[in-house]
RNA sequence: GCCGGAGUAGCUCAAUGGUAGAGCGAUGCUUUUGUAAAGCAAGGACGGAGGUUCGAUUCCUCUCUCCGGCU
Numbered sequence: 001g002c003c004g005g006a007g008u009a010g011c012u013c014a015a016u017g018g019u020a021g022a023g024c025g026a027u028g029c030u031u032u033u034g035u036a037a038a039g040c041a042a043g044g045a046c047g048g049a050g051g052u053u054c055g056a057u058u059c060c061u062c063u064c065u066c067c068g069g070c071u
Stems, first nucleotide, its partner, number of pairs: 001070007010024004018054001027041004047063005
């Protein structure tokens, strides 16, 4: 330099154009003499910029970071 893949919640991962979810963790409450466990509740994210579309995590372009391959 070229090609391919990945980027979503604190962590691990879903969601193939139509209300962004799950598990674990953390917080609050209930329960207990107390802790743990259990139950309930609330909060929290689409790498960045632009484009297409009535509507974009999803499609297109550029760019950033990481991983792999070729030279």
Transfer RNA from a bacterium, 71 nucleotides, folded computationally. Rfam family: tRNA. Rfam classes the family as a transfer RNA. It was read from a public genome assembly.